[in-house]
Context: one part of a larger RNA
RNA sequence: GGAUGAACGCUAGCGGCGCGCUUAACACAUGCAAGUCGAGCGAGAAAGUCCGAACCCGCAAGGGGGAGGACGAGUACAGCGGCAAACGGGUGAGUAUCACGUAACUGACCUGCCCCCGCGUCGGGGACAACCCUGGGAAACUGGGGCUAAUACCCGAUGGGCUCACGGAUCGGCAGAUCUGGGAGUAAAGGCGCUUCGGCGUCGCGUGGGGAGGGGGUUGCGGCCUAUCAGCUCGUUGGUAGGGUAACGGCCUACCAAGGCGAUGACGGGUAGGGGGUCUGAGAGGACGACCCCCCACAUGGGGACUGAGACACGGCCCUGACUCCUACGGGAGGCAGCAGUGGGGAAUCUUCGGCAAUGGGCGCAAGCCUGACCGAGCGACGCCGCGUGGAGGAUGAAGCCCUUCGGGGUGUAAACUCCUUUUAGGGGGAGAGAAUAAGGGUGAGAGGUAAUGCUCAUCCGAUGACGGUACCCCCAGAAGAAGAGACGGCUAACUCUGUGCCAGCAGCCGCGGUAAGACAGAGGUCUCGAGCGUUAUCC
Numbered sequence: 001g002g003a004u005g006a007a008c009g010c011u012a013g014c015g016g017c018g019c020g021c022u023u024a025a026c027a028c029a030u031g032c033a034a035g036u037c038g039a040g041c042g043a044g045a046a047a048g049u050c051c052g053a054a055c056c057c058g059c060a061a062g063g064g065g066g067a068g069g070a071c072g073a074g075u076a077c078a079g080c081g082g083c084a085a086a087c088g089g090g091u092g093a094g095u096a097u098c099a100c101g102u103a104a105c106u107g108a109c110c111u112g113c114c115c116c117c118g119c120g121u122c123g124g125g126g127a128c129a130a131c132c133c134u135g136g137g138a139a140a141c142u143g144g145g146g147c148u149a150a151u152a153c154c155c156g157a158u159g160g161g162c163u164c165a166c167g168g169a170u171c172g173g174c175a176g177a178u179c180u181g182g183g184a185g186u187a188a189a190g191g192c193g194c195u196u197c198g199g200c201g202u203c204g205c206g207u208g209g210g211g212a213g214g215g216g217g218u219u220g221c222g223g224c225c226u227a228u229c230a231g232c233u234c235g236u237u238g239g240u241a242g243g244g245u246a247a248c249g250g251c252c253u254a255c256c257a258a259g260g261c262g263a264u265g266a267c268g269g270g271u272a273g274g275g276g277g278u279c280u281g282a283g284a285g286g287a288c289g290a291c292c293c294c295c296c297a298c299a300u301g302g303g304g305a306c307u308g309a310g311a312c313a314c315g316g317c318c319c320u321g322a323c324u325c326c327u328a329c330g331g332g333a334g335g336c337a338g339c340a341g342u343g344g345g346g347a348a349u350c351u352u353c354g355g356c357a358a359u360g361g362g363c364g365c366a367a368g369c370c371u372g373a374c375c376g377a378g379c380g381a382c383g384c385c386g387c388g389u390g391g392a393g394g395a396u397g398a399a400g401c402c403c404u405u406c407g408g409g410g411u412g413u414a415a416a417c418u419c420c421u422u423u424u425a426g427g428g429g430g431a432g433a434g435a436a437u438a439a440g441g442g443u444g445a446g447a448g449g450u451a452a453u454g455c456u457c458a459u460c461c462g463a464u465g466a467c468g469g470u471a472c473c474c475c476c477a478g479a480a481g482a483a484g485a486g487a488c489g490g491c492u493a494a495c496u497c498u499g500u501g502c503c504a505g506c507a508g509c510c511g512c513g514g515u516a517a518g519a520c521a522g523a524g525g526u527c528u529c530g531a532g533c534g535u536u537a538u539c540c
Base pairs, nucleotide, nucleotide: 001540002539003538004537006536007535008534009533010532013387014386015385016384017383018382019380020379021345026343027342028341030340031339032338035083036082037081040080041079048071049070050069051068055064056063057062090298091297092296100222101221102220103219104218105217106216109215110214111213114211115210116209117208118207119206120205121204122156123155124154125153131146132145133144134143135142136141161186162185163184164183166181167180168179169178170177171176190203191202192201193200194199224270225269226268231261232260233259236258237257238256239255240254241253242252243251273295274294275293276292277288278287279286280285300321301320302319303318304317323334324333325332326331351377353376354375355374359373360371361370362369363368390420391419392418393417400411401410402409403408424481426476427475428474429473430472434467440461441460442459443458444457445456446455484529485528486527487526488525489510490509491508495524496523497522498521499520505512506511
């Protein structure tokens, strides 16, 4: 000098864009953060609105009355079933290598949804919820009996395919690959719309092949400090067989062999999430890894599996520890390192805000629903950037203050005063700029691509803004509301007076102060930055 997720002191007008618990991975009140599908299935209210029989009063008109009906509504609440909940969001505890980065391999593998292609979607059956009956419990919840539906469950048929053993052919050095023959095994689910009742369309379902994207695994190289850690190791190193897995493997088991690693640092200890990057620096390098992106790990401490295409699963389950809460003492409930918020810790870090309008995600044919992702607003000079606090004129130069050799000098064009302007803040008015021919839905076409997604064009339908009456624009008034902070001995830019008297004090280093202190304190003046200025801490 530069830098910071900063803090502290003094000060403070506005706006834009960013950033904001670095400490206790401490404990958490409250609300919200993951649902959706009635076009898979059975069942199914109510409030409310409207109509309204018998009957009553009346001569009648009409009034009362309300059985019942329609809408509400196949809605709400709940159940079975499907998909999602493994994403998105948070944190950095652990981890020194199974991470991460990079290059390759997988003839050792998996892959829901999406895309392309082939073939299929036939017949039958028994349950269990909801519901009804009944019992236990304070509750959480739970036992028994009975009925019932399905794209839930089970059985059978079919096999274009796939798998397995066997035979044959081709290829290959082998492992094996490809083709082929007969054999065995192995699937399925329907819904909606239209219908001339034949079926058609569409969304699904089953099976196989290919793809896209995603993931698992293996290997090489890179990958902090420490020798005041020198030896470490028995599933240890290798083999055979088996088990297990989607898959290779000592991953696991049995048996056999006795290996394997190490001063090129094994083993141990310390520290630490890694990378893209960030800061600094001429570079080499050093330091760092907040925000954003990729990967990893974790979700109160520890362990475990279940479901599933995918988890050993933050807002799932089981066991256990600690803690908190409820209890009728028998027993139960809970997990903010999601968004806000509270206590605590700390030098220190925000609103219990608005909205799904946009972008993205889940579900759904769709309408749409959900979304503390996200988009916005709020708070904080925490940072960067922009703007303003006025402009021009104005005296041999007011007053005040300071200095003085008492002549004068300084503050100083500074002020007053005159003319002008009106950014911004204030007041009033206009205004979907961001929303676009939005998006989306229907139809048709085009280029590239195997295709989907995506892109372009034409045409029809066609709503929608949280921010917010905000940005932006126009008008009004009036210089009007808007300057401080540090420094002035040398380094280092800026000097005098007074006070003090090795005192009080200053100080980054050198050093100042003991009666003329440019170094302390105050004042005037000056210098440097400026809505900031200094200090502290840390890095280069």
Molecule: small-subunit ribosomal RNA, 5' domain
Organism: Candidatus Fraserbacteria bacterium